[in-house]
A computed fold for a 79-nucleotide RNA, annotated as c-di-GMP-I-GGC riboswitch aptamer. The sequence was found by an Rfam model in a public genome assembly. The coordinates come from a structure-prediction model, not an experiment, and the mean pLDDT is 85.

RNA sequence: AACGAUAAUGGCAAACCUAUCGAAAGGUAGGGACGCAAAGCUAAAGGGCCUUCCGAAAGAUGGCAGCCAGCUACCGAAA
Numbered sequence: 001a002a003c004g005a006u007a008a009u010g011g012c013a014a015a016c017c018u019a020u021c022g023a024a025a026g027g028u029a030g031g032g033a034c035g036c037a038a039a040g041c042u043a044a045a046g047g048g049c050c051u052u053c054c055g056a057a058a059g060a061u062g063g064c065a066g067c068c069a070g071c072u073a074c075c076g077a078a079a
Stems, first nucleotide, its partner, number of pairs: 003076002011036002016031006034066001040071003046068002048064003052060002
């Protein structure tokens, strides 16, 4: 560097519920765990998806990192 144990130490938290913000997608906080070896960060690198405007396309708007991607990082069995 790569890889990822029924290992160790820790971590995060889907759906759903409550409160709240938002026109929406969705965000935040609390509860809750489906899962996660990057489920840490990045949406002014890029693809993709979603929202709204639009008859449609194009374009624009906002959002999603738990889709791919980029950057960084704990531990160390086997191969």